[in-house]
This is a predicted structure of a 132-nucleotide part of an RNA (small-subunit ribosomal RNA, 3' minor domain) from Fervidicola ferrireducens. Model confidence (mean pLDDT): 81 of 100. Lineage of the source: Bacteria > Bacillota > Thermosediminibacterales > Thermosediminibacteraceae > Fervidicola. Its Rfam family is "Bacterial small subunit ribosomal RNA". The sequence was found in a public genome assembly.

Context: one part of a larger RNA
RNA sequence: CACCGCCCGUCACACCAUGGGAGUUGGCAACACCCGAAGCCGGGCAUAGAGCCCGUCGAAGGUGGGGCCAGCGACUGGGGUGAAGUCGUAACAAGGUAGCCGUACCGGAAGGUGCGGCUGGAUCACCUCCUU
Repeated sequence: CACCGCCCGUCACACCAUGGGAGUUGGCAACACCCGAAGCCGGGCAUAGAGCCCGUCGAAGGUGGGGCCAGCGACUGGGGUGAAGUCGUAACAAGGUAGCCGUACCGGAAGGUGCGGCUGGAUCACCUCCUU
C1' cells in the first nucleotide's frame, strides 16, 4: 500500500495443550483387623546343663474401606495457533437501523428485538458563558 480500507462470528481442514467422562492400569504414604519368624523383656514348667510352654512388643504376609498422585479411555465441551477455504456483514465515517452497558427472549453465524441506563453520538436549530 490510506473505504477496492478495516473488521466480526459460525462452519470446514490441520496441529497443540486442556476440562468432563462409564471405567481401567500403576504408584505413594497411612489406617483398621487377621496371622505372626527371629529376638529382647515378663511369667510358668523342668532342671546338673541344654531346654519346653505361655504372654507383650514385633519384620514379612493376608483381608478391608478410604486418601493422594500419575498413565490410558469410547464419547464429549470449549480454548489456542495456522499467506491465499465457506456463509454472511455485526462493529469502525450518521458503517447506511448511532453506538455501548445491564437484562430477558429469539436466531446458521456475526447478531436481532423488548425494557432500563450512558454519551465515550453525527447532523440541524436555539439559549448561556468565554475568546477573537